[in-house]
Background: The RNA shown here (small-subunit ribosomal RNA) has 1487 nucleotides and comes from an uncultured Bacteroidaceae bacterium. Its Rfam family is "Bacterial small subunit ribosomal RNA". Rfam links the family to the GO terms structural constituent of ribosome and ribosome. The coordinates come from a structure-prediction model, not an experiment, and the mean pLDDT is 84.
């Protein structure tokens, strides 16, 4: 610090996801030891049990326990005493601390600041005075009584530091004065005067230790305050004690805190009320840092104590372990009435994914009594549990290679790899075991004893006292000894092979991985993290600048408001001067500790803990500065307005006029069709229509001018004119002086559409209705036609209201047009201002583009986007007659969706060319039968394999058996070939007998070499190994192939251009068959293709003439180069020549290059072959071959008979042979090439009609053979008919091959003689020596099912104007939402399942109010005939006064009734969403 993830690639927008910290965590798998933390995040749910606040006999009366002492005896009992001790009681003091928890609380509840001139403080400390006197009760105790039991009543006596009076007495309180000082509005302090008024307690050890007053301190609280403290405006108005004010009352104290009059205030868009969440900070985790999320453990505050409400005591509560009451809950009970509150510590029960001992001590700290000793003390120290975390240790170190045997793994069997890893030597003991030795935490109070000073303390020393704990630490022994595991290994991310599994099982944060070669699932091996942990889940921050203050955007990605005008608000020109609010600066104060950072320093180190410093960015107080900004004030004039003159325009709003054209209506001419369309047809029309004239009426719109024009805030505005209004601009620069600019909220204005009322209604024209298209056709076309389109007034408020660009203001290069001013001028011109427009730089953008009318540079307002889908939908609320607008989510669900440019594919987009691609032709094919292939279908089997073009006379160039690979049937386990190894053996071989369909198989005779005698060699059998498969997969492959297409293309270096894919070179303007050549050009150059070189073939020399040839010369046959010769000629072989647009003319751009001629055998590539670029088709082929995996191994291998591949109802394809006279038949006769031949081709000749036999010359072939070409050509017949065509079928008799022609060959002869009379749709092939026609060889082969295939050569045409079209195809272009690339993509309804959500008649429930009823306990009030020690009055009786019970009243919790609000839960049905497999129906969109 990035990173993967959208595309065929690219940049960009934009989500998702990951790499990283963190944790009171939990869960899986593992675990050796320490130290330091930490531990119910859930039910504030219930809770057994034990402990958690007691203490003081130096306040008190006193003696239940227990102690020591005595005393008596019935020796375990009774009494007695005890400044021993203490139960229960009265009293003080605590009990308000400490200790838990986070329900409530969005609030002065917390935090920080500041205030009390408006307060209170036990116990603690200073200072001052005082402490005198008297009285009258209770409690316990004893007595009796009730009651289960808590607990309660009565009688009688006692006490005190309880309680009462009295007296003293101010510096205290309160009331009236006086007089001086402050101060912040009340006021506050201090002298002074004079009046009321109110204290007090005793024990004692004789040292003191209390009490009371009154003033300080300190400490702890209380109240006020500014500022800061969450979400939601689909929560917009809240408030009646509510806001103030007077008086009273009440508190410690101000306040509406209360009451009673007054008055009508307060709060609120800077968010009041309301609702939902929540205990706040110090801090904690991230984070560069802003910020963000927390708010467990520590510290501070608050708040609560079973839930709700009260109050009493008391300095202090409205009180966790205190009291009433009410409500739930639990429990005793004797049924009559009781007790209780773990959110102390520990424990239990539920709960949950999850959290610990019913432990030990008061030894240290702290803390309550208390002179003290002491006694409490689940506070606290400790220890137990638990890897819950951070930290620290060790599980061993060193040496050791034959890279050790074994094991597991991989593999080309060489080997590698686990692995210095072990083994083996050394060596060392953290840890462990075991022994011994053993702490700090202890200072203190207290006791003795000294010292000082003094009568009370400090100081010294001595003794005393540890729960942890016999623990840390220390030592010595023994031994490598006790001690490693998880997660991962496709990319992000360090880490790869085997096997299994086969879209199954299963992984997965994401992208994605599994459908027979998974580095992605399982296992294994090996590696790589990390390490007593390690991984998974869950959460937060991070990365995320992806809510952008720092630090983001809005033309096309989301996103500018439809305009416009102001309102609050935000920002605003220029000078001076004042102030000092912001701003700055220095000073003082706070900013608790802890924590965070430095440094130092203690436990072996660290964590951990202590010591300093910094820090705490913050508050509030003072001082000072004044640039800037606020605020006052005075001025300017350039922003902005005005005035004045003029200029312009479809600017508005009302009136009035005007013609064309449509329709209609009258009248007239006039006849038969008009209209309408891609073509018709509905519809109009003899009742007279269109046509055409005249005439009149109606609406509605305004041609030409016109423009890329011009006006306007948009929205819009359009004959012509009048009125009335707006504007803007452009001179003058006269006036005002900042008067600005922006603008939520409002308010106006806002195309069309549509609503309302009431009008008009010609044309056009949704619904709708007819006619056509159409598979259908609720559409596009057509023929009608209703709202409506028009006017007036009202509404709606919306558009792609687009410049998809808010407004305003300043700056920033250029050119070029045009509206409207104005000014100069020599009339060509040119300046200036303000409008509208094009091009182009720099900037700037992702680009595409903007570009002085910015999307540039900057400033200020306002609006508005935050991933796509659900949705602009649902709900709520406003606003509307309605339609509907406008506000505006969530669940759910995807891993994209998107902007732009790029390559290419596509298009029934365009443009340019091309090709037997149309078209012009000639011949076929589709009908017919026959061959042949292939589907289909039968079969035991009809073996496989080729399926559009680019399968189907294709593999196969040759299936009777064999091929064969298929089926039934019988055999072998190794036929065939190799190699190793072992055992045993002499065989193989060859004759003979038997089974058997035949492989096979059983049986008999006969049969080796060398030897150093151990043994070799060679066979065959036999063992094991190894084989062997036409099985699978062509989608694992290799090689080859077929198509695009012999189409003109494909690509490269190096420079440029582009952020980039990518371009450009290859495009342009020409030509060409041709990216074929020239030209131009940010390209210049190259390659692989074209094209040339090869082969054939046309011409012509030239070489050598044999087997070939015969002109001329000789010879010779019945004929024949038959012979001698000859190279002349043909023809052969080998080499060359020739043709290159080289000449000539003409066009072109002076180029390529094209047209015509000449010459030449042959002219523009002469003609044909052979060559096939980068790629496509996962095209074919594992059955030609190789070959990887996987599969059979007495079978899916082999062998062998017999059968199939030849099968047929009806279907294509390719072909042959007809259908006839350009023919058939008959007999004469003429000309080829190119091949093949010893297992062979064969002549002559002979037989047979004839296929064909017999025999055999002669040739390994320019020698002889196959071999007669045929069509032609002459001459006869056949005369249009199913024929003298055509020739299938079948019938019978031969031939040849072949062990073998049944199934299933071929050919001959003789008879038979079927469909067939030019073939629908529709479709093919061919541009010249081609098409048609003819006939010959060849391969394969015993033979042949060949009419196919491959070659050869003979005869030898037509036609092409032409590129509209249809097929394929090059280039350039353009559009795309294709990229599997239009065989694309993709959309809605319906059907089916599943999820979520909305709406419902209701229905169940919370919550927070509000009106009425009821009204507990208790304050306070008021009464109080009842009852009452102290005090007064009285000898007393008794009064009186306080006081209390009981009663009455306000307040007042539950609670009961109610009617609405709000919220949640569910609800038959119901509405639309969203995923799903390959359903259905149609084709809306992307060309």
């Nucleotide at each position: 610090a990035g990173a993967g993830u959208u595309u065929g690639a690219u940049c960009c927008u934009g989500g998702c996801u990951c790499a990283g910290g963190a944790u009171g965590a939990a869960c899986g798998c593992u675990a050796g030891c320490g130290g330091c933390a930490g531990g119910c995040c859930u039910a504030a749910c219930a809770c057994a049990u034990g402990c958690a606040a007691g203490u003081c006999g130096a306040g008190g009366g006193g003696u239940a326990a227990g102690g020591u002492u005595c005393a008596g005896c019935u020796u375990g009992c009774u009494g007695a005493a005890c400044a021993c001790a203490c139960g229960a009681c009265c009293g003080g003091c605590g009990c308000a601390c400490g200790g838990g928890u986070g329900a409530g609380u969005a609030u002065c509840g917390c935090g920080u600041u500041u205030g009390c001139a408006a307060c209170c403080u036990a116990c603690c400390u200073u200072u001052a005075a005082c402490u005198g006197g008297a009285g009258c009760a209770u409690a316990g105790c004893u007595c009796c009584c009730g009651g289960a039991a808590a607990c309660g009543g009565g009688a009688a006596u006692u006490a005190a530091u309880a309680c009462u009076c009295c007296a003293u007495a101010a510096u205290g309180u309160u009331c009236a004065g006086u007089c001086a000082g402050g101060g912040c509005a009340u006021c506050c302090u201090g002298a002074u005067u004079g009046a009321a008024c109110c204290a007090a307690a005793g024990c004692u050890c004789a040292g003191g230790c209390g009490g009371u007053u009154a003033a300080g301190g300190a400490u702890g609280g209380g109240c006020a305050u500014g500022c800061g403290u969450g979400a939601c405006a689909u929560u917009a108005g809240c408030u009646u004690g509510u806001u103030g004010g007077u008086g009273a009352g009440g508190u410690a104290a101000c306040g509406g805190c209360u009451c009673a009059c007054c008055a009508a205030g307060g709060c609120u868009a800077c968010g009041a009320u309301g609702u939902c969440u929540a205990g706040g900070g110090g801090g904690u985790c991230u984070g560069a840092g802003a910020g963000g999320a927390u708010g467990a453990u520590c510290c501070c505050c608050c708040a609560c104590a079973c839930u709700g409400g009260u109050a009493c005591u008391g300095a202090g509560a409205c009180a966790c372990g205190g009291a009433c009451c009410a409500g739930a809950c639990u429990c005793c009970u004797a049924c009559g009435g009781g007790a209780g509150g773990c959110a102390g510590c520990a424990g239990u029960g539920a709960g949950g994914a999850a959290u610990a001992u019913u432990g030990g001590g008061c030894a240290a700290u702290g803390g309550a009594c208390g002179c003290a000793a002491g006694u409490c003390u689940g506070a606290c120290c400790c220890a137990g549990c638990c890897a819950u975390g951070c930290c620290g240790c060790g599980u061993g170190c060193a040496g050791g290679a034959u890279g050790a045997c074994a094991g597991c793994c991989c593999u080309a069997u060489g080997g590698g790899u686990u692995g210095u890893a072990a083994a083996c030597u050394g060596c060392u003991u953290u840890u462990g075991u075991a022994c011994a030795a053993g702490a700090a935490g202890a200072a203190a109070c207290c006791u003795g004893c000294g010292a000082u000073c003094g009568u009370g303390a400090u100081c010294g020393u001595a003794g005393u006292u540890g729960a942890c704990g016999g623990u840390a630490c220390u030592g010595u022994a023994c031994g490598a000894a006790u001690a490693a595991g998880c997660a991962u290994c496709g990319g992000c991310u360090a880490a790869c092979u085997c096997c299994g599994u086969g879209c199954c099982a299963g992984c997965a944060g994401c992208c994605g991985c599994g459908g027979u070669a998974a580095u992605a699932c399982g296992g294994a091996g090996g590696a790589u993290g990390c390490a007593a942990g390690c991984g998974u889940u869950a959460u937060c921050c991070g990365g995320a600048u992806u809510u952008a203050u720092u630090g983001g955007g809005u033309u096309u990605a989301a996103a500018g408001g439809g305009u416009g005008u102001g309102u609050a608000g935000g920002c605003g020109g220029g000078a001076c001067a004042a102030u000092a609010a912001g701003u700055c600066a220095g000073c003082g104060g706070u900013g608790a500790a802890a924590u965070c950072u430095c440094u130092c320093g203690g436990c072996u180190u660290a964590a951990c803990c202590g010591g300093g410093a910094a820090a705490c960015u913050g508050c509030c107080a003072u001082u000072g500065a004044u640039a800037c900004u606020g605020u006052u004030g005075u001025c300017c004039u350039u922003g902005a307005g005005u005035a004045c003159a003029g200029u312009u325009g479809a600017g508005g709003u009302g009136g009035g006029c005007g013609g064309a054209a449509u329709g209609u209506g009258u009248a007239a001419u006039g006849u038969a069709g008009c209209g309408g369309u891609g073509a018709a047809a509905u519809g109009c029309u003899u009742a007279g229509a269109u046509a055409u004239u005249a005439c009149a009426c109606a609406g509605a719109a305004c041609g030409c001018c016109a423009a890329u024009u011009g006006c306007g805030a948009a929205g819009g505005c359009a004959g012509c004119u009048c009125a009335c209004u707006a504007a803007a601009c452009u001179g003058u620069u006269a006036c005002u002086g900042a008067c600005g600019c922006u603008g939520a909220u409002g308010c106006a204005c806002g195309a069309a559409a549509g609503c309302g009322u009431g009008g008009g209604g010609a044309g056009c024209g949704a619904a709708c209705a007819g006619g056509a298209u159409u598979a259908g056709a609720u559409a596009c076309c057509c023929u009608g036609g209703u709202a409506g389109u028009c006017c007036a007034c009202g509404c709606u408020g919306u558009a792609a209201a687009c410049u998809a660009u808010g407004a305003a203001u300043a700056c920033u290069c250029g050119a070029u047009g045009u509206g409207u001013g104005c000014g100069a001028c020599a009339c060509a011109u040119u300046g200036u201002a303000c409008g509208c427009g094009u091009c182009u730089g720099a900037g700037c953008g992702a680009a595409a583009g903007c570009a002085u009318u910015a999307a540039g540079u900057a400033u200020u307002c306002c609006a508005c986007c935050u991933g796509g889908g659900g949705a602009g939908u649902a709900c709520g609320g406003u606003c509307g007659c309605a339609a509907g607008a406008u506000u505006g989510a969530a669940a759910c669900u995807c891993a994209a969706a998107g902007g732009a440019a790029u390559u290419g594919a596509c298009g029934g987009g365009g443009g340019c060319c091309c090709g037997c691609a149309c078209a012009a032709g000639c011949g076929g094919a589709g009908g017919a039968a026959c061959a042949u292939g292939u589907g289909g279908u039968u079969u035991a089997a009809u073996u496989c394999g080729a399926u559009g073009a680019u399968a189907c006379g294709c593999g196969a160039g040759g299936a009777a058996c064999c091929u064969u690979a298929c089926c039934u049937g019988g055999g072998c386990u190794u036929a065939a070939a190799u190699g190793c190894a072992g055992a045993a053996c002499g065989a193989u071989g060859u004759a003979c007998c038997g089974g058997g369909a035949a492989a096979c198989u059983g049986g008999u005779a006969u049969u080796c070499c060398c030897u150093u005698c151990g043994g070799g060699g060679c066979g065959g059998c036999u063992u094991g190994c190894a084989a062997g498969g036409u099985g699978c997969u062509g989608c694992a492959u290799g090689g080859u192939u077929g198509u695009c297409g012999u189409c003109a293309g494909c690509u490269c270096g190096u420079g440029c251009c582009g952020u980039g894919a990518g371009g450009u070179g290859u495009c342009g303007g020409g030509u060409u068959a041709a990216g074929u050549c020239c030209c131009a050009u940010a390209a210049c150059g190259a390659g692989c293709g074209c094209a040339a070189c090869c082969c054939c073939u046309a011409u012509c020399g030239u070489u050598a003439g044999u087997u070939g040839c015969c002109a001329g010369c000789g010879g010779g046959u019945a004929a024949u180069g038959c012979c001698g010769g000859g190279g002349a000629c043909u023809c052969a072989u080998g080499g060359g020549a020739u043709a290159c647009u080289g000449c000539c003319g003409g066009u072109g751009a002076c180029a390529a290059a094209c047209c015509g001629g000449a010459g030449g055998a042959a002219g523009g590539u002469g003609g044909g072959g052979a060559u096939g670029a980068c790629g496509u088709c996962a095209a074919g082929u594992c059955a030609g071959c190789a070959u990887g995996c996987c599969c059979c191994u007495u079978a899916u291998g082999u062998c062998c008979a017999g059968g199939g591949c030849u099968a047929c109802a009806a279907a294509c394809g390719u072909g042959c042979u007809a259908c006839a006279a350009u023919g058939g038949u008959c007999g004469g006769u003429a000309c080829a090439a190119a091949g093949g031949g010893c297992u062979g081709c064969a002549a002559u000749a002979c037989c047979g009609c004839g296929a064909g036999g017999u025999g055999g010359a002669g040739c390994g072939a320019a020698u002889c053979c196959c071999a007669u070409a045929a069509a032609g050509u002459g001459c006869g017949u056949c005369u249009c008919g199913g024929u003298u065509c055509g020739g299938a079928u079948u019938g019978g008799a031969g031939g040849c091959u072949g062990a073998a022609a049944c199934u299933c060959g071929c050919c001959u002869c003789c008879a038979u003689g079927a469909a067939g009379c030019u073939g629908g749709a529709g479709u093919u092939g061919c541009u010249a020596g081609u098409a048609a026609u003819c006939g010959c060889g060849g391969a394969u082969c015993a033979g042949c099912a060949a009419u196919g295939c491959c070659g050869c050569g003979g005869u030898g045409a037509a036609u092409a104007c032409g590129u509209u079209c249809c097929c394929g195809g090059g280039c350039c272009u353009u559009g795309u939402a294709c990229a599997c690339a239009c065989c694309g993509c993709c959309c809605g309804u319906c059907a089916c399942a599943c999820c979520a959500c909305g709406a419902a008649a209701g229905u169940c429930g919370g919550u927070a109010a509000c009106a009425c009823c009821c009204g507990a306990a208790g304050c306070c009030g008021g009464u109080g005939g009842g009852c009452u020690a102290a005090c007064c009055c009285g000898c007393a009786a008794g009064g009186g006064a306080c006081g209390c019970a009981g009663c009455c009243g306000u307040c007042g919790a539950a609670g009961g009734u109610g009617g609405g609000a709000u919220u949640g839960g569910u609800g038959a049905u119901u509405g639309g969403g969203g995923u799903g497999a390959a359903g259905u129906c149609g084709u809306a969109a992307c060309a």